Annotation:
The RNA shown here (transfer RNA) has 73 nucleotides and comes from Parasporobacterium paucivorans DSM 15970. The sequence is in RNAcentral, with records from ENA and Rfam. Its Rfam family is "tRNA". The family's RNA type in Rfam is transfer RNA. NCBI's taxonomy places the organism under Bacteria, Bacillati, Lachnospirales, Parasporobacterium, Parasporobacterium paucivorans. Its mean pLDDT, the model's own confidence on a scale to 100, is 82.
[in-house]
RNA sequence: GGGGGUAUAGCGCAGCUGGGAGCGCGCCUGACUGGCAGUCAGGAGGUCAGGGGUUCGAAUCCCCUUAUCUCCA
Numbered sequence: 001g002g003g004g005g006u007a008u009a010g011c012g013c014a015g016c017u018g019g020g021a022g023c024g025c026g027c028c029u030g031a032c033u034g035g036c037a038g039u040c041a042g043g044a045g046g047u048c049a050g051g052g053g054u055u056c057g058a059a060u061c062c063c064c065u066u067a068u069c070u071c072c073a
Base pairs, nucleotide, nucleotide: 001072002071003070004069005068006067007066010025011024012023013022019056027043028042029041030040031039032038049065050064051063052062053061
C1' cells in the first nucleotide's frame, strides 16, 4: 500500500427481509431477613464510532473518514 471483519447502555453481546433500540451481568430504589448475602418487584442509563447520501422512514442500504483485528505484499 491492497483485501476482509468488527464498532449498539458501565461490561459482554443480540437486533432477521429497512418500520417497537433490546437481553445478560452490573448500578439505583423498595419488600422479605437481626445484619451481610440471597430472592422478588420496580427503575435509571444510548450522538447505534464520526460525517454525508438514498428513502415517507436507516443500527440496518451506498460513499468518505477514524479506531481496532486479520490476510496478502